A computed fold for a 90-nucleotide RNA from a Gammaproteobacteria bacterium, annotated as Glycine riboswitch aptamer. The organism belongs to Gammaproteobacteria, within Bacteria.

[in-house]
RNA sequence: CAAAGUCGCGUGGGAGAGACCGUCAUCAGACGGCGCCGAAGGCGCAAAUUCCGCCCGGAAUCGCUCAGGCAAAAGGACCACGCUGAUGGA
Numbered sequence: 001c002a003a004a005g006u007c008g009c010g011u012g013g014g015a016g017a018g019a020c021c022g023u024c025a026u027c028a029g030a031c032g033g034c035g036c037c038g039a040a041g042g043c044g045c046a047a048a049u050u051c052c053g054c055c056c057g058g059a060a061u062c063g064c065u066c067a068g069g070c071a072a073a074a075g076g077a078c079c080a081c082g083c084u085g086a087u088g089g090a
Base pairs, nucleotide, nucleotide: 005087006086007085008083009082010081011080012079013078018034020033021032022031023030024029035070036069037068041066042064043063044062049060050059051058052057
């Protein structure tokens, strides 16, 4: 000390599914019951699909639904842009 890449931060976008029932509570909400959703996180590659050229093995926006969620708000994988940011390193 260049670029790519990764991470962080900021701005914008960003889906699904009962403002369900009972008790308590002024509300927020807590507990119980039934029904659902997948895109924080977690777990699994058992079936199908996709990616790492194939097998194996691994991973996923695939599967499970533990956690989380089912008006709005908040959260939100992921995407775009940006930064006297960190790392990286010709």